[in-house]
RNA sequence: CGGUGUGGGCGGUCUGGUCGCGGCGGGCUUAGGGCUCGCCGAGGAAAGUCCGGGCUCCGAAGGGCAAGGGUGCCAGCUAACGGCUGGGCGCGUAAGGCGACGGCAAGUGCAACAGAGAGCAGACCGCGUCCCAGAUGCCCGCGAGGGCGGGGCGCAAGGGUGAAAGGGUGCGGUAAGAGCGCACCAGUGCCCUUGGUAACAGGGGCAGCUAGGUAAACCCCACCCGGUGCAAGGUCCGAUAGGGAGAGAGAGCCUGCCCGGCUCGCCAACAUCUCCAGGUGACCGCUCGAGGCGCGCGGCGACGCGCGUCCCAGAUAGAUGACCAGAGGCCCCUGACGGGGUCACAGAACCCGGCUUACAAGCCCACCCGCGAA
RNA sequence: GCCAAUGUAGCUCAGCGGUAGAGCAGCCGAUUCGUAAUCGGCAGGUCGUCAGUUCAAAUCUGACCAUUGGCUCCA
Numbered sequence: 001c002g003g004u005g006u007g008g009g010c011g012g013u014c015u016g017g018u019c020g021c022g023g024c025g026g027g028c029u030u031a032g033g034g035c036u037c038g039c040c041g042a043g044g045a046a047a048g049u050c051c052g053g054g055c056u057c058c059g060a061a062g063g064g065c066a067a068g069g070g071u072g073c074c075a076g077c078u079a080a081c082g083g084c085u086g087g088g089c090g091c092g093u094a095a096g097g098c099g100a101c102g103g104c105a106a107g108u109g110c111a112a113c114a115g116a117g118a119g120c121a122g123a124c125c126g127c128g129u130c131c132c133a134g135a136u137g138c139c140c141g142c143g144a145g146g147g148c149g150g151g152g153c154g155c156a157a158g159g160g161u162g163a164a165a166g167g168g169u170g171c172g173g174u175a176a177g178a179g180c181g182c183a184c185c186a187g188u189g190c191c192c193u194u195g196g197u198a199a200c201a202g203g204g205g206c207a208g209c210u211a212g213g214u215a216a217a218c219c220c221c222a223c224c225c226g227g228u229g230c231a232a233g234g235u236c237c238g239a240u241a242g243g244g245a246g247a248g249a250g251a252g253c254c255u256g257c258c259c260g261g262c263u264c265g266c267c268a269a270c271a272u273c274u275c276c277a278g279g280u281g282a283c284c285g286c287u288c289g290a291g292g293c294g295c296g297c298g299g300c301g302a303c304g305c306g307c308g309u310c311c312c313a314g315a316u317a318g319a320u321g322a323c324c325a326g327a328g329g330c331c332c333c334u335g336a337c338g339g340g341g342u343c344a345c346a347g348a349a350c351c352c353g354g355c356u357u358a359c360a361a362g363c364c365c366a367c368c369c370g371c372g373a374a
Numbered sequence: 375g376c377c378a379a380u381g382u383a384g385c386u387c388a389g390c391g392g393u394a395g396a397g398c399a400g401c402c403g404a405u406u407c408g409u410a411a412u413c414g415g416c417a418g419g420u421c422g423u424c425a426g427u428u429c430a431a432a433u434c435u436g437a438c439c440a441u442u443g444g445c446u447c448c449a
Stems, first nucleotide, its partner, number of pairs: 001370003005367006013327007021041009043345001047356002050354005055229001057227002061255001062259004068225005073087005088101001089099003102220002107218002109214002124159002126155007137148004167185006186210002188207008233284004243276005250264004278448002291310008328343006375445007384398004392429001400416005422438005
């Protein structure tokens, strides 16, 4: 210098004016109202609702079991997590990326088609041997020449099928062969040992042990989880109704069982449940919080601790807007002045921590590869 | 706002690891003077989309997309 190389981060148009909207606070007033002033008023994802918590009620959510669900290398962080950080291992040419990454050498199951054989494997071609038959035969070819049975037993080297056929190479061995034996290599298991908190890695020895795939198949092992979601739940001189029908001896407390606990009722309807009809307001919960920013310290880091400082939406069918002017980024036209276009994804609804998904233009940092120069 | 369920032929639905099916509708033929019914035949599918697991995915797993249903309180 080049790269539509890799990874990460920032950013999410701005300013002014006019008219409006929601909330809070102050002032004036003739006061359930009106006027006026000040302050605040969407996001990095507010989204999907996929995880984890706070909070809430369900029985003091207390103890034990069962069922069901989730997670799955190790260590740490955290309120917690399936998140994050660091490490290990595997795959990959580099930066770097990806990995549902415990167990199929516990049990059970599954594998279409093809193929001889697919789960305590198997013999179609083949290789070897034995028996029968037999060749002075038969077939093809102008010719040289080439080809042509049946059965038993053994084998698993070669061929062939398949996604997959159960270590590899060599030597020995054998009728032919084979971990059948041996050497080396690869893997696995066990034992010892070194480093490491650990996952794991290195070294030595033993065992011919070679054990296929699939657990996002049932399952086994370890750990975790009670349910419910602000339409939770609570309050009220609020609105409507003060009704109708049915079931009913046990019922309810959102739970399958046990322990432990509470409330109401039990023979005629005033326990309770179901359905129909009716209404559906206001207030609390509600926003100050695992909170934001800055500095210092500890830690490789996620993060933690301390100090200072700031207050930053609370609507309820749902406010956060419209118009005008100017500026900015990018693109197009033009020699220039200038003109035109464009500025995303999307929008709170109890609140937090994550993950995932969507996103226009621009900017920044670190690293990799190639070329050149010193 | 919260919680569930479902996406397979034009429509309604089966199939839940091993070549995607049925009924209705459609097209062609037969039958009939003609139509319907009936009989025979045919066509029609990215199994919502994209990834992953597996030899193999409509089926198992994840992420998206779409559709449908239910849920307040008085009580």

This is a predicted complex of two RNAs, RNase P RNA and transfer RNA, with 449 nucleotides together. It holds a member of the Rfam family "Bacterial RNase P class A".